[in-house]
RNA sequence: GGGGCAUUAGCUCAGCUGGUAGAGCACCUGCAUGGCAUGCAGGGGGUCAGCGGUUCAAAUCCGCUAUGCUCCA
Numbered sequence: 001g002g003g004g005c006a007u008u009a010g011c012u013c014a015g016c017u018g019g020u021a022g023a024g025c026a027c028c029u030g031c032a033u034g035g036c037a038u039g040c041a042g043g044g045g046g047u048c049a050g051c052g053g054u055u056c057a058a059a060u061c062c063g064c065u066a067u068g069c070u071c072c073a
Stems, first nucleotide, its partner, number of pairs: 001072007010025004019056001027043006049065005
């Protein structure tokens, strides 16, 4: 210098054919227990890395940028 992959909740990750953003763990509240552990019920939490484009509609498609990993030289 060039190619590929990844980027979604605090963490680890799903998200199918473009059409209401999710799970587990963590956190908060209530209940059960004398209390803890634990269980049950409910709840909060999102710039889908950033910018632009395509589209009636984009986490999803296209381009560029950033960061990380990797391959070639």
Transfer RNA from a Verrucomicrobiales bacterium, 73 nucleotides, folded computationally. The organism belongs to Verrucomicrobiales, within Bacteria. Rfam family: tRNA. It is annotated as a transfer RNA. Rfam links the family to the GO term triplet codon-amino acid adaptor activity. The prediction has a mean pLDDT of 82.